[in-house]
RNA sequence: AGAGUUUGAUCCUGGCUCAGAACGAACGCUGGCGGCGUGCUUAACACAUGCAAGUCGAACGCGAACGGCCUUCGGGCCAAGUAGAGUGGCGGACGGGGGAGUAACGCGUGGGUAAUCUGCCCUUUGAUGGGGGAUAACUUCUCGAAAGAGGAGCUAAUACCGCAUAAUGCCAUGAGCCUUUGGGCGAGUGGAGAAAGAUGGGGAUCUUCGGACCUGUCGUCGAAGGAUGAGCCCGCGUACCAUUAGGUAGUUGGUGGGGUAACGGCCCACCAAGCCAUUGAUGGUUAGCUGGUCUGAGAGGACGAUCAGCCACACUGGGACUGAGACACGGCCCAGACUCCUACGGGAGGCAGCAGUGGGGAAUAUUGCGCAAUGGGCGAAAGCCUGACGCAGCAACGCCGCGUGUGUGAAGAAGGUCUUCGGGUCGUAAAGCACUGUUGAGAGGAACGAGCCGGCUAUAUUUAAUAGAUAUGGUCCCGACGGUACCUCUUGAGGAAGCACCGGCUAACUCCGUGCCAGCAGCCGCGGUAAUACGGAGGGUGCAAGCGUUGUUCGGAAUUAUUGGGCGUAAAGCGCGCGCAGGCGGGCCGCUAAGUCUGAUGUGAAAUCCCUCGGCUCAACCGAGGAACUGCAUUGGAUACUGGCGGUCUUGAGUCUCGGAGAGGAAAGCGGAAUUCCCAGUGUAGAGGUGAAAUUCGUAGAUAUUGGGAGGAACACCAGCGGCGAAGGCGGCUUUCUGGACGAUGACUGACGCUGAGGUACGAAAGCGUGGGGAGCAAACAGGAUUAGAUACCCUGGUAGUCCACGCCGUAAACGAUGAGUGCUAGUUGUCGCGGGUAUUGACCCCUGCGGUAACGUAGCUAACGCGUUAAGCACUCCGCCUGGGGAGUACGGCCGCAAGGCUAAAACUCAAAGGAAUUGACGGGGGCCCGCACAAGCGGUGGAGCAUGUGGUUUAAUUCGAUGCAACGCGAAGAACCUUACCUGCCUUUGACAUCCUUGGAAUCUUACGGAGACGUAGGAGUACCCUUCGGGGGAUCAAGUGACAGGUGCUGCAUGGCUGUCGUCAGCUCGUGUCGUGAGAUGUUGGGUUAAGUCCCGCAACGAGCGCAACCCUUACCUUUAGUUGCCAGCGGUUCGGCCGGGGACUCUAAAGGAACUGCCGGUGUCAAGCCGGAGGAAGGUGGGGAUGACGUCAAGUCCUCAUGGCCCUUAUAGGCAGGGCUACACACGUGCUACAAUGGCCGGUACAAAGGGCAGCGAAGGGGUGACCUGGAGCGAACCUCAGAAAGCCGGUCUCAGUUCGGAUUGGAGUCUGCAACUCGACUCCAUGAAGUCGGAAUCGCUAGUAAUCGCGGAUCAGCAUGCCGCGGUGAAUACGUUCCCGGGCCUUGUACACACCGCCCGUCACACCAUGGGAGUUGGUUUGACCCGAAGCCGUUGAGCCAACCUUAGGGAGGCAGGCGUCCAAGGUCUGAUGAGCGACUGGGGUGAAGUCGUAACAAGGUAACC
Repeated sequence: AGAGUUUGAUCCUGGCUCAGAACGAACGCUGGCGGCGUGCUUAACACAUGCAAGUCGAACGCGAACGGCCUUCGGGCCAAGUAGAGUGGCGGACGGGGGAGUAACGCGUGGGUAAUCUGCCCUUUGAUGGGGGAUAACUUCUCGAAAGAGGAGCUAAUACCGCAUAAUGCCAUGAGCCUUUGGGCGAGUGGAGAAAGAUGGGGAUCUUCGGACCUGUCGUCGAAGGAUGAGCCCGCGUACCAUUAGGUAGUUGGUGGGGUAACGGCCCACCAAGCCAUUGAUGGUUAGCUGGUCUGAGAGGACGAUCAGCCACACUGGGACUGAGACACGGCCCAGACUCCUACGGGAGGCAGCAGUGGGGAAUAUUGCGCAAUGGGCGAAAGCCUGACGCAGCAACGCCGCGUGUGUGAAGAAGGUCUUCGGGUCGUAAAGCACUGUUGAGAGGAACGAGCCGGCUAUAUUUAAUAGAUAUGGUCCCGACGGUACCUCUUGAGGAAGCACCGGCUAACUCCGUGCCAGCAGCCGCGGUAAUACGGAGGGUGCAAGCGUUGUUCGGAAUUAUUGGGCGUAAAGCGCGCGCAGGCGGGCCGCUAAGUCUGAUGUGAAAUCCCUCGGCUCAACCGAGGAACUGCAUUGGAUACUGGCGGUCUUGAGUCUCGGAGAGGAAAGCGGAAUUCCCAGUGUAGAGGUGAAAUUCGUAGAUAUUGGGAGGAACACCAGCGGCGAAGGCGGCUUUCUGGACGAUGACUGACGCUGAGGUACGAAAGCGUGGGGAGCAAACAGGAUUAGAUACCCUGGUAGUCCACGCCGUAAACGAUGAGUGCUAGUUGUCGCGGGUAUUGACCCCUGCGGUAACGUAGCUAACGCGUUAAGCACUCCGCCUGGGGAGUACGGCCGCAAGGCUAAAACUCAAAGGAAUUGACGGGGGCCCGCACAAGCGGUGGAGCAUGUGGUUUAAUUCGAUGCAACGCGAAGAACCUUACCUGCCUUUGACAUCCUUGGAAUCUUACGGAGACGUAGGAGUACCCUUCGGGGGAUCAAGUGACAGGUGCUGCAUGGCUGUCGUCAGCUCGUGUCGUGAGAUGUUGGGUUAAGUCCCGCAACGAGCGCAACCCUUACCUUUAGUUGCCAGCGGUUCGGCCGGGGACUCUAAAGGAACUGCCGGUGUCAAGCCGGAGGAAGGUGGGGAUGACGUCAAGUCCUCAUGGCCCUUAUAGGCAGGGCUACACACGUGCUACAAUGGCCGGUACAAAGGGCAGCGAAGGGGUGACCUGGAGCGAACCUCAGAAAGCCGGUCUCAGUUCGGAUUGGAGUCUGCAACUCGACUCCAUGAAGUCGGAAUCGCUAGUAAUCGCGGAUCAGCAUGCCGCGGUGAAUACGUUCCCGGGCCUUGUACACACCGCCCGUCACACCAUGGGAGUUGGUUUGACCCGAAGCCGUUGAGCCAACCUUAGGGAGGCAGGCGUCCAAGGUCUGAUGAGCGACUGGGGUGAAGUCGUAACAAGGUAACC
């Protein structure tokens, strides 16, 4: 520090997710040791049991027993003034706990208290005199189950109460002084007003023998001061919600009282009507606050365990008492809930102290030891108490440290695992050898923490004192942890490694199993038979006594943006003005010093963080010092900027004067054209409407046309990317009223400005209300069409509405999708308004200023598109708005509205995207250009018939398998009777029909018989080979038997593959290097202008070149030449049996080899002086001469595992192998491809002519002979320019048939044959005789072909024993037509749109049906919180009363003062009644929403999406 994920790819926006750190954690697996920490986050739920606050006899009065001793047996003494309770004092307000409440002066920070208190402690000072009356305990009586209570009697005090005295204290008064005018200080005078003793020692004196007295210590009282602690007040800071906007009657203030330690409406009476609030009152929700902790670069964000400070609380609510301090955790009273005891009358209790229990929960420990240390309470002290605390126990809960060995050791062992079978890897790892001893176990030694106090003792001080007390030394005593840390010895590698991960992010890869199953998953995503993603294994990677998972927080996230984001199109500018508050604000001068800057001072607790040093062996941990604590306050200074105050200026803003422009607004009036309607005329059969029609109108006279009239609405031309207005918007003409902008000139005011939350005005269309109006148009509606349907598009009608007046509504894709204002930053061009200059007779033109409105463009900006002085540039000011998509601009609430609805505006849930711009493709019922037998123009077919053949389907034991739009279907198959053959039935074989290796035997081989359907089996016969040799034998080939490795598979997967092939398409395309452009995908080149069959060529051009394709090179054909001349040829010569037959010839044909020839080369025209095109000449051939071979990058997971090869899987007495028979040939049907026909351009008969290209030895097979014929016989010749297949046929000549189911057609069937073959039954071909079906030119539809082509005619070949209408070739005869590119199909290039990219066979919307989920409404219902009113009113303080009662004081002895009980009253908790608000749970039914692999209906959107889409 980043990464993954939207796309085919790209850039951007934007969310989601990950890597890091942390934790009081929990869970899973695992677990050796130690140190230091930490440990109920949930039920402030309920608690059994024990302990957690007592102490003091040196304040006081009482006062046992057990036990022991003595005894006169009555008792006494010791125990013992002990235990114990009581009175009294101090402490139970500290310490300890948990965080319910609290949004608050509660907390934090800084101040104030002149508005206050403070026990114990310290300092100073003074005092401690003299009296009195009670009462617990105790004794006794009574009541009660108990808890406890009551009566009578006795008694003490440092308990209680008078009196005396006292101050600088208190109260009253108050000269005077100070002052911030609030108040403060205050001499003097008067008044009120304290106390308690205890104890140690003691020489003299006194004594009731207790003591007095002296002295020491402690205590007590008054006063002053300090310290500590506390109370109160103030500035600032301190969560969320405005879907909480108004709140408040003691409320705000005053006066006077009361109350308090103290100010104060804290409380009361009266008076006034204030006070708080958009700088967020009130209400609601949540929450203890802080130092700090975690994270972060920081700013921040989250948190507030442990430790520390503050607050509040103590079963729930209320209340006071006591006290220095409480409204009191282990105190009291009352009410309530709960638990317990009870004799039913009544009582007791409060673990949010430490342990512990139940419960809740994912989850959190021992009913331990000790006061040895630290601290606290009491005490003079010893000491007692102390679940504070110190320790131990449990827990890997966290942090830190250590160990589980070290060295050596290659036969790289065994074993596992992988393997290409060679090996690799675990791996120096192990074993083996040599060592060490942390830890563990055993044994021994052994701490620090201890200093005090106290006892004894020495010295000093106090004192009359060598008592006593205090201080300083010496010595003795005191350890829970704990016989622990630590040290030493012995033993012995011995007891000690796991967890997660290994597709990318992210370090780490293979095998097996599984087969969209089981499962994984943080995101993207894996799994449908070769899974590095599931499960296991081997190996590896990372951490390590831990490792993972889950949860949470921060980070990454600049994803709330102060640092540090945005708003034209991604989410985002209010529809537009005016304007209060607020924010911001021109130049100059002066003052001030609030902001700002700087110095000093105080504070910012400690701990924590950081630095340095130190202590535990290190570290964690701990100690010391420093720094820091970014803050607040006070104070001194500075004055540039901002603010404030004062003065001044004119440039911002405004006013006046003059001028022209304009659909700016409102009202009134006027006008013509057109539509419609009415009247009248002419006139006759249609009109209207559409893609075509119909509904409709019309013989009752329409449409058309002429004249007249009525009425409403809108204003052609001008008219313009012209004008005006804030926006919405504004268009005939005239008048009236009226707003704004602009230009010019000078003058004036003097910052008067900008923006603008709320607020308010305006605001298209539609809609609403009332009243008018209504020609045309036209939702709804009706009808006609269209259609599968058509609640639409089209047509005919037609009502609201559209128009006017008044009033509502307040929204639009209200758009420049661009808020307003100001300044700055290149230009060019057009146009509107006004001006200046120059010029002109003048309109123009030219230069120039200001204001608008447009087009292009520099810099710059932008993700790109684009913007670009009218900014989306550079800056400033103010406002509004955004924060992933969906849910949803929805629900609820509130406000507005007559309604429709508008404004404001969520959540649950769900997805990993949703989006913007641009790119390349593909596609379009988009466009342009161009091509092709693509259409058109023609010729001939198919589709109808019969047959052949292939396919589907069906059938079957099997009808083997594959091919399936074009591009499967006379295809694989260039040929299924057996074989082929893969299928079926049956019979057999099991190392196998075939390959390699091993052992044994035999050469091989040939052959006979029998059984059997055959495979096969049984039994014989003939036959004995080759090479080497050391003569023992060995080797090779081959056969048989045996053994196991293995063979074998037309079994599966063409979606694991190679190879081969089809197709687009013989279409003209497909790319690369370098350069350039672009952030990039990419573009450019390859586009453009011409041209071509062609990305063919030329020109132009940020491109220049190149490659694969095109073309050419190759073959063939057409012409010529040369060479060659047999088996081919024969012009001339000779011969001839008349046949190139012979001699001969190379001329010709031909053959087959090499060449030539054609290149737009020449001419004319045209074209850009080009490429080229058109025409012509010559030529056998002319613009690629014809034909072939040749198939770019790629597409279709196209086809083929059954040609072959091949991975994986499967079978192995069978899915292998052999054999026989059957099947692949089935047949109601359907389709494709063909053949033959339907006839006279023909059939039949006879005669006659002319090919090419091929084949041939298990072959072609001549002549001759036989047969009607198929064919037989025959066997010459020929491995073929020689012989042969082999007669070419159509054609031509002649004859016949005469339009018919025929002398057409030949299917079918019967009979008889021929040939091949082991064998023609299933199931061959051919022949002859006989038979003579359908069919008379073929519906919708559809195919081929542009010249030697179509059509037509025959010939040959491959396969093959035989079988050809198929296939592949060959030649013969030989046309028609093409205007042209609108349309159909396919293709190429350019361009455009796109929501497509599996690419239109795409994408995608809504209803309905089903399942699940969350949610709104909902008659109501349940419990909670809370407001208001009223009722009742405990305890208690206060007030009042107090006839009853009472010790202290006074008394004149009556009583008084004072007090208590009791009564009454105010206030008030809980409770009750009524009422409202609020949030929550449930709820029949109901609304929409979301999600779900295949449901239904349609086709709305994306292309002109087939009616442009959208608001």